[in-house]
């Protein structure tokens, strides 16, 4: 010191969360020792038991007992007397103390506390000090005795007695009061001192010594002073709420009386009517305050345990008594609640003292020891008392310290875990070896804390006649709870002593297995749906360590309430606007004062704590000394700049006067024209109107249209303008009247008169309300017509309130510039409105200036967008407002309103976001440009029929699996009868059909038999090979069989774990990078722009300059030509030759073959253009990438494929493997895709006849011949091919026939008979012949292909293949039509725009309804608490009055009661809304022009 989290990414705003520290803590796991601290935060709940306040015999009376000793008696048990015990214990009178010490924090928002003052308004026992005294009388009463009542507690009657008990008298230095003085001082009453007169006021003795007086000491009384303590008063500080705004009747002041220690309404009578409050009274809630504690850099914030100061309280409420002091924790009286005792009549009690108990609670200790120390009470003292205190005990509750061992030790052991199987890691860790001894065990020694005081002895000093006594010192003796503790010395032995949390990021630390959106984790983000570093376990690692985590709370981080130190155009936030009281702030000069300010001195700011330093416990925690600090308050003395106050002056702020100017500024009255509608009349005659298209509506009873006349109301065309005016809302025909403001000029007057403005007041669009008018047009509601799935809408036809006027109310708007007001300062440019000045003779222009109103733009600023002299810049002053989203423009309360409603304005609960600006994409029923058989223009199809084929569905034992919009569906499959085959049924096998390793045997197979559907099983018969060596043989290898186990096997799963391959956008023109530049950044630029192209193709321009992958080219083929070569190809010329034939010799000319070249580049000409290029032309076989192919950028679709192959993981192993036969993949109410054949005459049938290309051929192609109607069969030449075969190409052409018909079209279907392949054509092949002769007469909505050698049409070949093609892949033959064009549909590219989308429009998202849960609100009421007022009643008690006394009465007065309010809880049938909740319903409101722009009231 920061970090995580909103987004695809970015910056900002903003909340949430984390890392730190702390604790009187609690909980979980664990736990060795010591020191020092701390320990009911909850029920101020109730308390058993014991103890916590007594003491004094030197104030007084009275006065035992146990026991011991002695005597006597004795029934031998004991009894009795005396002395000691002892003037002791207990009780009593009296004195002092129980007002301290100890506890608690309920109450209290207060002079309670803190701080600083004051008392000229006070008290003070004990103590210290000074002064003066201590003299005489009298009286009562307890104890005790006696008798009585009562259960008890206790009570009262009679009798005796003492005092330091009570009382009276004397004395009075003095004090108090009164009266009249003096001096000094002060602060008004007065204070101090002084002296005079009058009145009033004291006392107590005890002890020691001496005893004659007395001395000493201690008490007692009075009066001063001091110290300490207390009382009272004042300044100032001290929590939250305004949804608490008014409070107050002794209440404020005065006078008289009373009261108090004392001032005082403290109390009372009378008089006056005050006092407090927005600087927050009153009321409500909460709370003991402080020194301090925790945190923080600080300022602050939170807290107020332990320790210390103050206050308050003592079961609850009230009250007084005593006393120096109390309205009294362990005192009294009364009332109440509770508990206990009781003989029922009545009594007793108060742990918030120390222990302890119950209860409450997450939670907090021993019914301990001791007065040895410190302190307190009493006492002359010894001493007694002391749960204060000193100690110990319990508790890891906290802080601090120590230990659980140290060194060495690599075979890097074993085991665990992981593994790529090589190893790695645990890990010098262990073991082993060598040591040490803190703690520990046991043994021994052993403190400090103790000094006083007492006693004894001695000595000194002062005083005194002496003694006692006082005081100082010395010596001896005596006192320790803790505790035989701390500490020390031997002995023993590594022995007895480590856990806990975490390991996805934040945040240090990772692997395996299990699990499979389950179980679970989680502080936030988030993990988990079969490969989880996030769950659980293990291993390993990280952190801390006798502790570690969790929970809770506080501060911090949070500048997230911002004084230090924030904001308000769009993120939350400027009041709708103005005026203005209070308040805050305020121009220039001078003088005075000294309140603020500032300087110095001084008092205080308790101690403890904290800081620094030094010291004591072995260190530390802990403790002590000193210093400093305590930021504050008071007092005194200075200063006078600034603020303030007072006085005097000034003119620049502000205002006035005078002279002009502009204007939809406001109010009232009047006037005018155009248009609309209505009414009347004329003309006229069928429609009008309205819409996307219609209809409702109007019209032959005459509309619309048109002409004339009339009526009414509302609104103000052109001018008109980012023009004007106004505070805002707002204001628009013309004229008049009244009126507000602004501005310019002159620089004339006043002299700071100013700015802002909480409350307050006024104004305030539209809609709305009340009353009265008015009502043409428009027009909520409403009616009708359309649209639609619906249409309570959008569109249309009507239409009421309203809109208009007058009077009143309301008070809100996206009342917006989303920008409060005022003042000052800070570059410019350009327009415009209204003045003025200069220039000019004047106008115009130009220049200058003032006041407005716009645009652009620098600095600056801003998160960015933007703002920028009209600031969102730089400053000052004042006001308003904000503090995450939702809940909530809400509820409740208050207030205003006739109502509607307005203003003010929460919480519970819930989420981790909500949001701003900008970026890149994607999308739009946004825009621009461009392309494509995309449309259009054409040609031919599909969709209808039959059949083929694929798919869905259904069926089935199985109909194996995959492919699913384009981009699945004649697809994988270039060919399912068996095989294939993965599916089903049945029969079998289990180291296996296949691979490697080991052992045994030497065969196995072929062959035969039985069985069987086959596989197989069983049997028979027969029976190895090669090599080496040390050759009766052994070994090795191969092969085969058998055996054991490792393993094989899997077309089982996951294409969402993968590789590879492929499809698609798309052969679309795009996709990127380096450097530079711009931007806070994501990103931008380049790649955009102007042209051009098939093209990001090229040119030009440009903060870009270059480059890469794509495009193009290079490659193949085709079109022309040349060269070379010339067989198997060719044959012009020359020969031979045939029925015919390149058949033969030969030839290379031609065709062709196949190698190599040439050729085309916008090269040439012209137009155009800056260029790139484009248009036209020539030449050329070919012309503008000549045609075709191969070639597929970055990427997208979790696209397809685990069933081609490969492969991780999972699953299976007598089965999901393997073998075999049969069946199935070929099923069939149906639906779809792709095709074939047709529906005919551009045709069918038939006869004749012509012309290809590219392929294939050895288990092959097969000529020719023969047979057959034919498929085909028999035979078989040639050919591994430019040679032979396939091989007759067909359409075409030349004839014939058919004549528009379900036909001489069409051929499905079916029957019969055959052929071929093949172990085998039943399920389930192809072909032939004969016969049969179905649907179909050109195909609805819709939809497909194609731009030239293309479509269409015709045939041929090949692969697969035993056989099987309408499919697929190729080949050639014949060979068109059309393209105006880019508006529209589809797809794509570029630029731009909007966006609430980013899984990206198949997006996002709103509201009702239904269901579940939650909190809050209202609610007939019910029930608690608190409290006000009025009244009743009235205990104890003070005071007063009264009575001879007991007593009585009165005022006040607690609890209680009654009535009526207020506030605040709990609860409630029911009600309305809100929030939350993976897959509910209905619609589609918003985001794009969101399909009617949206939004506010």
């Nucleotide at each position: 010191a920061g970090a995580g989290u909103u987004u695809g990414a970015u910056c900002c705003u903003g909340g949430c969360u984390c890392a730190g520290g702390a604790c009187g803590a609690a909980c979980g796991c664990u736990g060795g020792c010591g020191g020092c601290g701390u320990g009911c935060u909850u029920a101020a709940c109730a308390c058993a038991u014991g103890c916590a306040a007594g003491u004094c015999g030197a104030g007084c009376g009275a006065g035992a007992a146990a026991g011991u000793u002695a005597g006597c008696c004795u029934u031998c048990g004991g009894g009795u007397u005396a002395a000691c015990g002892a003037g002791u214990a207990a009780a009593g009178c009296g004195g002092c103390g129980g007002a301290c010490g100890g506890g608690u924090g309920a109450g209290u928002a207060a002079c309670g506390c803190g701080u600083g003052a004051a008392c000229a308004a006070c008290c003070u026992a004990u103590c210290c000090u000074g002064g003066a005294a201590u003299c005489g009388g009298g009286g009562a009463u307890a104890a005790c005795c006696u008798g009585g009542c009562g259960a008890a507690a206790g009570c009262g009657g009679g009798g005796c007695u003492a005092a330091u008990c009570c009382u009276u008298g004397a004395u009075a230095a003095g004090c108090u009061a009164a009266c009249a003085g003096g001096u000094a001082a002060g602060c008004a009453u007065u204070u101090a001192c002084u002296g005079g007169u009058u009145a009033g006021c004291a006392a107590a003795g005890g002890u020691g010594c001496a005893u004659u007086a007395g001395c000493a000491u201690u008490g007692u009384u009075c009066c001063g002073g001091g110290a300490g303590g207390g009382g009272u008063u004042c300044g100032u500080g001290u929590c939250g709420g305004a949804u608490u705004a008014g409070c107050u009747a002794g209440c404020u002041g005065g006078u008289g009386g009373g009261g108090u220690a004392g001032a005082g309404g403290c109390u009372u009578a009378c008089c006056a009517g005050g006092g407090c409050g927005a600087c927050g009274a009153u009321c409500c809630g909460u709370a003991g305050c402080u020194g301090g504690u925790c945190u923080g850099a600080g300022a602050g914030g939170a807290c107020g345990a332990u320790c210390a100061g103050c206050c308050a309280c003592a079961c609850u409420g009230g009250g007084a008594c005593u006393g120096a002091g109390a309205c009294a924790c362990g005192g009294c009286c009364c009332a109440g609640a509770c508990u206990c005792c009781u003989a029922c009549g009545g009594g007793a009690g108060g742990c918030a003292g120390c222990a302890g108990u119950g209860g409450g609670g997450a939670a907090u200790c021993u019914u301990c020891c001791g007065c040895a120390a410190u302190g307190g009470g009493c006492g002359c003292a010894a001493g007694c008392c002391u749960g204060a205190c000193g100690g110990a005990g319990c508790a890891a509750c906290g802080c601090c310290g120590c230990g659980u061992g140290a060194g060495u030790g690599a075979a890097g052991g074993a085991g665990g875990c992981c593994u790529u199987c090589g190893g790695g890691u645990u890990g010098u860790a262990a073991a082993g070896c060598u040591c040490u001894g803190u703690c520990c065990a046991g043994g021994g020694g052993g403190a400090a804390g103790a000094a006083a005081g007492g006693u004894u002895a001695c000595a000194g000093c002062a005083g005194g006649u002496a003694a006692u006594g006082g005081u100082u010192g010395u010596a001896a003796u005596u006192u320790g709870a803790c505790g035989g503790u701390a500490c020390c010395c031997g002995u023993g032995g590594a022995g007895g002593a480590a856990g806990u949390c975490c390991u996805g990021g934040c945040u240090a630390a990772c692997u395996a297995c299990g699990u499979g959106c389950c179980a679970g984790c989680a502080g936030c983000c988030g993990c988990g749906g079969u490969a989880a570093c996030a769950c659980g376990u293990a291993g390993a690692g990280g952190g801390c360590g006798a502790g570690c985590g969790u929970u809770g709370u506080c501060c911090g981080g949070a500048a997230u309430u911002a004084u230090u130190g924030g904001g308000c155009g769009u993120a939350a936030a400027g009041g709708g606007u103005a005026c203005g009281c209070a308040g805050g702030c305020g121009g220039a000069u001078a003088u005075a004062c000294a309140a603020g300010u500032u300087a110095a001195a001084u008092g205080u700011g308790a101690a403890a704590g904290g800081u620094g330093u030094c010291g004591g416990c072995u260190c530390a925690a802990c403790c002590g000394g000193c210093a400093g600090a305590u930021u504050g308050c008071g007092u005194u003395u200075g200063a006078a700049a600034c603020u303030g106050u007072a006085u005097a002056u000034c003119u620049u702020g502000a205002g006035g006067a005078c002279a002009g100017c502009a204007g939809a500024g406001g109010a009232g009255a009047g006037c005018g024209g155009a248009a609309u509608u209505c009414c009347u009349g004329g003309u006229g005659g069928a429609g009008c109107g309205g819409u996307g298209a219609a209809a409702u509506g109007c019209g032959u009873a005459g509309a619309u249209a048109u002409c004339a006349g009339g009526a009414a109301g509302a609104a103000g065309g052109c001018c008109a303008g980012u023009g004007g005016c106004g505070a805002a809302g707002g204001c628009g025909g013309c004229u008049c009247u009244c009126u507000g403001g602004g501005u310019u000029g002159u620089c004339u007057c006043u002299g700071a008169c100013g700015c802002u403005g909480a409350g307050g007041u006024a104004c305030g669009a539209a809609a709305g309300c009340c009353g009265g008018g008015g009502g043409a047009g428009c027009g909520a509601a409403c009616g009708g017509g359309a649209u639609u799935a619906g249409a309570u809408a959008c569109c249309c036809c009507g239409g009421u309130a309203g809109u208009c006027c007058c009077g009143g109310c309301a008070g809100u708007a996206a009342a917006c510039g989303u920008u409060g007001g005022a003042c000052a300062c800070u570059a410019g440019g350009u327009g415009u409105u209204g003045g003025u000045g200069g220039u000019u003779c004047g106008a115009a222009u130009c220049c200058a200036u003032c006041a407005g109103u716009g645009c652009c733009g620098c600095a600056g600023u801003u998160a960015a967008c933007g703002c920028a002299u009209u600031a969102a810049g730089u400053g000052u002053c004042c006001c308003g407002c904000c503090u995450g989203g939702g809940g909530a423009a809400u509820a409740c309360g208050g207030u205003c309103g006739c109502a509607a409603g307005g203003c003010u304005g929460a919480a519970a609960c819930u989420c981790a976001a909500a949001g701003g600006a900008a970026u890149u994409g994607a999308c739009g029923g946004g825009g621009g440009c461009c392309c494509g058989c995309a449309c259009a223009a054409g040609c031919g199809g599909u969709g209808g029929a039959g059949c083929a084929u694929g798919u869905g569905g259904u069926u089935u034992a199985a109909u194996u699996c995959g492919a699913a919009g384009c981009a699945a569906c004649g697809c994988g499959a270039a060919g399912a009868a068996c095989c294939u085959u993965a599916c089903c049924g049945a029969g079998g096998u289990u180291u296996g059909a296949c691979a490697u390793c080991c052992c045994a045997u030497g065969a196995c197979u072929a062959c035969c038999u039985a069985u069987a559907a086959a596989a197989g099983u069983a049997g028979g018969a027969u029976u190895u090979a090669a090599g080496u060596c040390u050759u009766u043989g052994a070994c090795u290898u191969a092969c085969a069989u058998g055996g054991a186990g490792a393993c094989a096997g899997g077309u089982g799963g996951u294409g969402c774990a993968u590789g590879g391959c492929u499809g698609u956008c798309g052969u679309c023109a795009g996709c990127u990078c380096g450097u530079g530049u711009c931007g806070u950044g994501a990103g931008a630029u380049g790649u955009u722009g102007g042209g051009u192209u098939a093209a990001g193709u090229c040119c030009c321009g440009c903060a870009a300059c270059g480059a890469g992958c794509g495009c193009a080219a290079c490659c193949c083929u085709u079109a022309u030509u040349c060269c070379u070569a010339g067989u198997u190809g060719c044959c012009a010329g020359c020969a031979c030759g045939u029925a015919g034939a390149g058949g033969u010799g030969g030839g290379g000319a031609c065709u062709c073959u196949a190698g190599g070249g040439a050729g085309a580049c916008a090269g040439c000409c012209g137009g155009u253009g800056a260029a790139a290029g484009u248009c036209g032309g020539a030449g050329g076989a070919a012309g503008g990438u000549g045609g075709g192919g191969a070639u597929g950028a970055c990427g997208u679709c979790a696209a397809g494929u685990c069933c081609u192959c490969a492969u991780g993981c999972c699953c299976u192993u007598c089965a999901u493997a393997c073998c075999u036969c049969g069946g199935g993949c070929u099923a069939c109410a149906c639906a779809c895709g792709u095709g074939c054949u047709a529906c005919a005459a551009u045709g069918g049938u038939u006869g004749g006849u012509a012309c290809a290309g590219a392929g294939g051929g050895g288990a092959g192609c097969g000529a020719g011949g023969c047979u057959g109607u034919g498929a085909a069969g028999c035979u078989g030449a040639g050919c591994a091919a430019a040679u032979c075969c396939u091989u007759c190409a067909a359409a075409g052409c030349c004839g014939a026939u058919c004549a528009u018909a379900g036909u001489u079209c069409g051929g499905a279907u079916u029957g019969c008979a055959g052929g071929c392949u093949g172990c085998a054509a039943c399920u389930c092949g192809c072909c032939u012949g004969c016969a049969u002769g179905a649907a179909g007469c050109u195909g609805g909505a819709a939809u497909c292909g194609c731009u030239a050698g293309u479509a269409a049409u015709c045939g041929c070949a090949g692969g697969u293949c035993a056989g099987c093609a309408u499919a697929c892949u190729g080949c050639g033959g014949u060979g068109a039509a059309u393209a105006c064009g880019u508006u529209c549909c589809c797809g794509g590219g570029c630029c731009u725009u909007g966006u609430a989308c980013a899984c990206a429009c198949c997006g996002c998202c709103c509201g009702u309804c239904a269901c579940a849960c939650c909190a809050a609100c209202c609610g007939a009421g019910u029930u608690g608490g608190a409290u006000g007022c009025a009244c009743c009643a009235g205990a104890a008690g003070u005071c007063a009055c009264u009575g001879u006394a007991g007593g009585g009465u009165g005022c006040c007065g607690a609890a209680g009661g009654u009535g009526u309010g207020u506030c605040u809880g709990a609860u409630a049938a029911g009600g309305g809304g809100g929030g939350u909740g993976a897959a509910g319903u209905c619609g589609u409101a918003a985001c794009a022009a969101g399909g009617u722009a949206g939004c506010c009231g």
This is a predicted structure of a 1497-nucleotide RNA (small-subunit ribosomal RNA) from an uncultured marine bacterium. Model confidence (mean pLDDT): 84 of 100. The same sequence occurs in records of 2 taxa.